[in-house]
A computed fold for a 350-nucleotide part of an RNA from a metagenome, annotated as small-subunit ribosomal RNA, central domain. It matches the Rfam family "Bacterial small subunit ribosomal RNA". The prediction has a mean pLDDT of 87. RNAcentral holds the full RNA, with entries from SILVA.
Context: one part of a larger RNA
RNA sequence: UUGGGCGUAAAGGGCGCGUAGGCGGUUUUGUAAGUCAGUUGUGAAAGCCCGGGGCUUAACCCCGGAAGUGCGAUUGAUACUAUAAGACUUGAGUAUGGUAGAGGGAAAUGGAAUUCCUGGUGUAGAGGUGAAAUUCGUAGAUAUCAGGAGGAACACCGGUGGCGAAGGCGAUUUCCUGGGCCAAUACUGACGCUGAUGCGCGAAGGCGUGGGGAGCAAACAGGAUUAGAUACCCUGGUAGUCCACGCAGUAAACGAUGAGUACUAGGUGUAGCGGGUAUUGACCCCUGCUGUGCCGCAGUUAACGCAUUAAGUACUCCGCCUGGGAAGUACGAUCGCAAGAUUAAAACUC
Numbered sequence: 001u002u003g004g005g006c007g008u009a010a011a012g013g014g015c016g017c018g019u020a021g022g023c024g025g026u027u028u029u030g031u032a033a034g035u036c037a038g039u040u041g042u043g044a045a046a047g048c049c050c051g052g053g054g055c056u057u058a059a060c061c062c063c064g065g066a067a068g069u070g071c072g073a074u075u076g077a078u079a080c081u082a083u084a085a086g087a088c089u090u091g092a093g094u095a096u097g098g099u100a101g102a103g104g105g106a107a108a109u110g111g112a113a114u115u116c117c118u119g120g121u122g123u124a125g126a127g128g129u130g131a132a133a134u135u136c137g138u139a140g141a142u143a144u145c146a147g148g149a150g151g152a153a154c155a156c157c158g159g160u161g162g163c164g165a166a167g168g169c170g171a172u173u174u175c176c177u178g179g180g181c182c183a184a185u186a187c188u189g190a191c192g193c194u195g196a197u198g199c200g201c202g203a204a205g206g207c208g209u210g211g212g213g214a215g216c217a218a219a220c221a222g223g224a225u226u227a228g229a230u231a232c233c234c235u236g237g238u239a240g241u242c243c244a245c246g247c248a249g250u251a252a253a254c255g256a257u258g259a260g261u262a263c264u265a266g267g268u269g270u271a272g273c274g275g276g277u278a279u280u281g282a283c284c285c286c287u288g289c290u291g292u293g294c295c296g297c298a299g300u301u302a303a304c305g306c307a308u309u310a311a312g313u314a315c316u317c318c319g320c321c322u323g324g325g326a327a328g329u330a331c332g333a334u335c336g337c338a339a340g341a342u343u344a345a346a347a348c349u350c
Base pairs, nucleotide, nucleotide: 003322004321005320006319007304008303012318014201015200016199017198021194022193023192025088026087027086028085029084030083031082033081034080035077036076037075038074039073040072041071042070049065050064051063052062053061054060091191092188093187094186095185096183097182098181099180103177104176105175106174107173108172109171110154115149116148117147118146119145120144121143125136126135162169163168206247207246208245209244210243211242215241216240220236221235222234223233258317259316260315261314262313263312266295267294268293269292270291271290272289273288274287275286276285299306300305323350324349325348332343333342334341335340
């Protein structure tokens, strides 16, 4: 390489949009490129294989035949693929009516709490810990009451509940806006699936400029602990955390499980929307679709487990793996303000 694989052994791209490409529903007719069949030419000789023959045999040599995956020409076949034209509706989409939602963006508003400031009451402690101390306090702290300022986060509801492609999203109201689901019809008529390169989005932390700064808190300082303690504990505390606009582009970015389609026992929760039955009505009961959980058969798996939300049975397309270390490193290249990111070896060694 072939092959075999990718939940946990190496291996699913963090996620989407989408170009090329690959693959693609039912049906009619034409063409005949692929495909299949026939004929023909070529496929040097030697060699290989088969049948004979010659050296005393053999090796070796001679004669004849076969074979020669292939290529060209030509005549046909038309199931499949392709292609051209036409038709269809089940895939896909559009329209109509409903509907749930922390989906996204902007603005405004609200209450609880922490901190700080001012004033009142009030007096000797408060705070903190395993125990303490650093710390705060007679210049009046802690506690308590009233008023004010400011920033950040939104208790209860809250739920293996919901929404989103993923990251993620949770006070309230308004405006703008994306997607989904359900029902019944109508319309378009394969318009589909996947997707190298590319483009976009992308937690936390980090970077740049300008704001903001209550609480928390890397670094840092001090107090403890300890043999030491560059820690765990305590008192402080700056970046940061917040906002705007840029950059960065990584995570155990996890379901450690790529996307799509079809098929394959059930049981039981829950969320959204329907249908039937029932009822004064709400429940109850039966049932359909979509999502989200648990249990479980067949099957599968090395086992654990998975099991209609598959890790089962199949197909299409993409990504990735190929002993451990060296190493996700060096070098080079691209990107970046930098930090660094992406791509990505080898010597050597076991």